[in-house]
About this RNA
This is a predicted structure of a 65-nucleotide RNA (Fluoride riboswitch aptamer (crcB RNA motif)) from a Caulobacteraceae bacterium.
RNA sequence: ACGGCGCAUGGGGAUGGAGUUCCCCAAAACCGCCCCGCCCCGGGGCUGAUGACUCCUACCGCUCG
Numbered sequence: 001a002c003g004g005c006g007c008a009u010g011g012g013g014a015u016g017g018a019g020u021u022c023c024c025c026a027a028a029a030c031c032g033c034c035c036c037g038c039c040c041c042g043g044g045g046c047u048g049a050u051g052a053c054u055c056c057u058a059c060c061g062c063u064c065g
Stems, first nucleotide, its partner, number of pairs: 009026005016056006032046006
């Protein structure tokens, strides 16, 4: 120096917060889908506040007062 393992801490999982749980990362983990075009770039369209579950907030649709 590189690689492996363990512990502790921290961070991340396409839009906010919290609890539980799972996975990933150690400067990485992470940064959704579809269509078109003059195509590795540009333009247009669509779903979802979760990695998953639950709750809150925001947003959207319907009904009633």

The coordinates come from a structure-prediction model, not an experiment, and the mean pLDDT is 77. The organism belongs to Caulobacteraceae, within Bacteria.